A computed fold for a 188-nucleotide RNA from a Clostridia bacterium, annotated as Lysine riboswitch aptamer.
NCBI's taxonomy places the organism under Bacteria, Bacillati, Bacillota, Clostridia.
[in-house]
């Protein structure tokens, strides 16, 4: 003194992100389930297969009628981690549903996507006009990069150019991203 490739800290975006069992509301639903009547007559338990139960003391199913839930998702209020917060796609690996297989639930993991949040229109999930979640498209917001326009500061008799910075436009990129601070290669 200068700042490569890097490393480490702290931070912003904002209807920002998630969680917890803490309380409280709606909805689910007059639905599941019991139980009665009437009907119907061998089979029923998420699909196939196994075993274990139920069934002529009347299954499945259909109609009525009495009682009448939950979970899961949603809102509000507290509390909590935090800005790949988180979320999703295929892979694998544990566990759960009586056992296997499939299907469904949770969890870790590995790759790839998404800067965020809003409305709209298809999907797939759900009980749903809630919610999630993806895809396309809209227009907002944030950030950094180009490039204009105007203002400011520096130099300077003066004016131009030029450098630093501010507003605004336009056009693109993406968080393995931005900003700030530290470290630190090399030289002297």
């Nucleotide at each position: 003194u200068g700042g490569u490739g890097g490393g480490g800290u702290a931070g912003a975006g904002g209807u920002g992100c998630a969680g917890c069992c803490c309380g409280g509301c709606a909805u689910u639903a007059g639905u599941a389930a019991u139980c009665c009547u009437g009907g119907g007559g061998a089979g029923c338990u998420a699909g196939g297969g196994g075993a274990a139960g139920c069934u002529g003391g009347g299954a499945a199913c259909c109609a009525g009628g009495a009682u009448g839930a939950a979970a899961g998702g949603g809102c509000c209020g507290g509390c909590u981690g935090c800005c790949g917060a988180a979320g999703u796609a295929a892979g694998g690996c544990g566990c759960u549903u009586c056992c296997c297989c499939u299907g469904g639930g949770c969890g870790c993991u590995u790759u790839g996507c998404u800067g965020g949040g809003c409305c709209g229109g298809g999907g797939c999930u759900g009980a749903a006009a809630a919610a999630g979640u993806u895809c396309c498209g809209g227009a907002c917001u944030g950030u950094c990069a180009c490039g204009g326009u105007u203002u400011u500061u520096a130099u300077u008799u003066u004016a131009a150019u030029u450098u630093g910075g501010a507003a605004c436009c336009g056009u693109g990129g993406a968080g393995c991203g931005c900003u700030a601070c530290c470290c630190g290669a090399g030289u002297a």